[in-house]
Context: one part of a larger RNA
RNA sequence: UUGGGUUUAAAGGGUGCGUAGGUGGUGAUUUAAGUCAUCGCUGAAAUUUUGUGCCUCACCCAUAACAUUGCCGUUGAAACUGAGUUACUUGAAUGUGUUUGAAGUACGCGGAAUGCCUGGUGUAUCGGUGAAAUGCAUAAAUAUCACGCAUAACUCCGAUUGCCAACGCAGCUUACUAUGACAUAGCUGACACUGAGGCACGAGAGCGUGCGGAUCAAACAGGAUUAGAUAUCCUGGUAGUACACGCAGUAUACGAUGAUUAGUAGGAGUUGGCGAUACAAUGUAAGCUAGUACAGCGAAAAGCGUAUAGUAAUCCACGUGGGGAGUACGCCGGCAGCGGUGAAAAUC
Numbered sequence: 001u002u003g004g005g006u007u008u009a010a011a012g013g014g015u016g017c018g019u020a021g022g023u024g025g026u027g028a029u030u031u032a033a034g035u036c037a038u039c040g041c042u043g044a045a046a047u048u049u050u051g052u053g054c055c056u057c058a059c060c061c062a063u064a065a066c067a068u069u070g071c072c073g074u075u076g077a078a079a080c081u082g083a084g085u086u087a088c089u090u091g092a093a094u095g096u097g098u099u100u101g102a103a104g105u106a107c108g109c110g111g112a113a114u115g116c117c118u119g120g121u122g123u124a125u126c127g128g129u130g131a132a133a134u135g136c137a138u139a140a141a142u143a144u145c146a147c148g149c150a151u152a153a154c155u156c157c158g159a160u161u162g163c164c165a166a167c168g169c170a171g172c173u174u175a176c177u178a179u180g181a182c183a184u185a186g187c188u189g190a191c192a193c194u195g196a197g198g199c200a201c202g203a204g205a206g207c208g209u210g211c212g213g214a215u216c217a218a219a220c221a222g223g224a225u226u227a228g229a230u231a232u233c234c235u236g237g238u239a240g241u242a243c244a245c246g247c248a249g250u251a252u253a254c255g256a257u258g259a260u261u262a263g264u265a266g267g268a269g270u271u272g273g274c275g276a277u278a279c280a281a282u283g284u285a286a287g288c289u290a291g292u293a294c295a296g297c298g299a300a301a302a303g304c305g306u307a308u309a310g311u312a313a314u315c316c317a318c319g320u321g322g323g324g325a326g327u328a329c330g331c332c333g334g335c336a337g338c339g340g341u342g343a344a345a346a347u348c
Stems, first nucleotide, its partner, number of pairs: 005318002007302002012316001014201004021194003025088007033081002035077003039073002042070001049065005091191001092188001094186001095184005103177004108172002110154001114150003118146004126135001162169002206247005216240001220236005258315005266292001268289004273284002296304002321348002330341004
C1' cells in the first nucleotide's frame, strides 16, 4: 500500500457550530479539463522474456523480436465526472395556521422540614447504639406552644413520562429567549451532507476574589469496636456543599454503538399533533418503551433486528500483540492542581 476492522476482543472524538477539503437532486444546452479512441515523436544500452546462432550440452557470449504498461503532441467521440448557461421542485430553508414540553435566563412569591433567637408551660434527663460511651442538661435541656430570623432543597402528582446538541433539566407566577412536531403547499430554487484545523458549550471535585453559611460533611478531635483499627459505628467538626463573576476542561461524559441519506414482514404499549368521533375506538405523519418478532447479521455467541449491530452510499474520527505507559522528553495551555499532544529501550 491492498485488504480487513471499531456494542462486549485493540479501536467512535464528551457535544455542537463551522473554515478548507471531500461528496452531492431532476431536465435541456454548450464546452472538452478528466475519460475513451486514432496517428506521430520519444521512452539509450545492458538487464528481463521469447526465437535463432556459437560451444559436445548447459552457462557465458552474439543476434533478432517482444516488452518498456510512461510522457508529449495530433485528430476525433461526448455516455459519465468537471466547467459555463438555462429551467424545474421532490432535498433544504422560509411563510401562514395550530400545538407540546422538568429546554434556557431573570425578577418575584409559597408552604413543609432543619437549625437558631426571645418568651410561656413543665421537670429530670435527653441523645445515641448490636451493647455502650464521648456529648447535651438544674446557668432549666429533651418534650410542647407562640412570635421571629437564616439558609438550602422542593413531598404528593411522577410514569417503562417529557424536554435539550451533549452536559443536563422538576414548588408556583410573570417577562424575555431558543428548539421541535403537526397541518397547509404560498415563497426561494440545490441554497445540501460531512467536516482536518478553528470556535463555542461541557457533571462532580478543584482553583481565584467577594458574599453567604441552615443542613450534610473530606480533613481533624474524642468515644466505642478490636490482638491492633490510621477503617466500620457513635458524638462533634473545618474546607466544601449555596450565590455572583472568572479559571479549569476532565468522567464507566455509556446506547461502552460518529453524523447524514435511501431501501427492507409484523404484533403490543405509550407521548404530543392532525383526522375521525359510535359508520369511532383499527387512519395519518413525528417521537418513546421492551423478557416481542420475520428476513438478514453476529471468527461466534450474548444478542441486534425499520430507533439496526441488516442491505447500500458519502464524509470525519480511531485501532494494528501484552506490558513498559497515557509514562519520559519536547512543545502548547493553566494561578496552581493538572490538561492536550505523546515515544523508545530493556522485557514476555